[in-house]
RNA sequence: CCGUGCUAGGCGGGGAGUUAGCGGUUCCCUGAACCCCCAAUCCGCUCAUGAGGGGCUGAAUUCCCGCCUGAGGUCCAAAACGAACCGAUGCUGAGCCAUGGCGAGCACGCCGAUGGCCGGGUCCUGCGCAACGGGAAGCCGCGAACCGGGUCAGGUCCGGGAGGAAGCAGCCCUAAGGGGUCGUACCGUGUGCCGCAGGAGCGCCUGGCCUGAGUGUGAGCCUCGGCGGCGGUCGGGGAGCGAGGAUCGAGGGCGGGUGCACGG
Numbered sequence: 001c002c003g004u005g006c007u008a009g010g011c012g013g014g015g016a017g018u019u020a021g022c023g024g025u026u027c028c029c030u031g032a033a034c035c036c037c038c039a040a041u042c043c044g045c046u047c048a049u050g051a052g053g054g055g056c057u058g059a060a061u062u063c064c065c066g067c068c069u070g071a072g073g074u075c076c077a078a079a080a081c082g083a084a085c086c087g088a089u090g091c092u093g094a095g096c097c098a099u100g101g102c103g104a105g106c107a108c109g110c111c112g113a114u115g116g117c118c119g120g121g122u123c124c125u126g127c128g129c130a131a132c133g134g135g136a137a138g139c140c141g142c143g144a145a146c147c148g149g150g151u152c153a154g155g156u157c158c159g160g161g162a163g164g165a166a167g168c169a170g171c172c173c174u175a176a177g178g179g180g181u182c183g184u185a186c187c188g189u190g191u192g193c194c195g196c197a198g199g200a201g202c203g204c205c206u207g208g209c210c211u212g213a214g215u216g217u218g219a220g221c222c223u224c225g226g227c228g229g230c231g232g233u234c235g236g237g238g239a240g241c242g243a244g245g246a247u248c249g250a251g252g253g254c255g256g257g258u259g260c261a262c263g264g
Stems, first nucleotide, its partner, number of pairs: 001264006009057003012030005020046005034054003038050001063257007072248005081240001085236005091231001093230001095227003100222003105217004115210008123199006129192002131189004138181003142177001148173004156165003
């Protein structure tokens, strides 16, 4: 150096999460990489690369180590910007309330607007009437397995007998209670196109008489004052974003390292 057969090792790794910690199941990255089985209020372990069973490969492209690069993750986080929230101010702003005025349009009006006088209603009080409700009295039914009454068939008991006693069912009656009826008497009322009397009279409706041309509503605008704290402004506040830093690091590149037996 070549051949054969073996062995250590390998047949994915990493970040997050979880955990006292490790590995796995879970999520994500890488990218191609044996099979079965177990597992989130979980599974297996105790200082390691999950536990159990099976298979393939095997000393190098594949195993081990170092350096560089590097997908991606985790942590910290400057400045600037900056959400929620808090405070102040009261502004040529929005909103609401209110004072005075102008007033488009619409409606009513000589078939009488408005105003005046007289009266009625609406309102209140009392009485009456009615309606409704209530309980009481009256009247009529019902109403007791036994523990109420009367009469008590049958049967029972006492008696030698004559006779006597208690008494169920049935029938009749009644108690407590309960039902109906009447609407007499009493009480009550968020009752009444009801009546009588008195009161109040602001408003509204309405009748009569007089007067004789306006009246009502009102978009919008102006003015004066207030409320409120919406928007604005100022100050505070800092979720978030994030330069950068730290750390882990799949994959890739380069370099180095690692057996045993037999035969030639």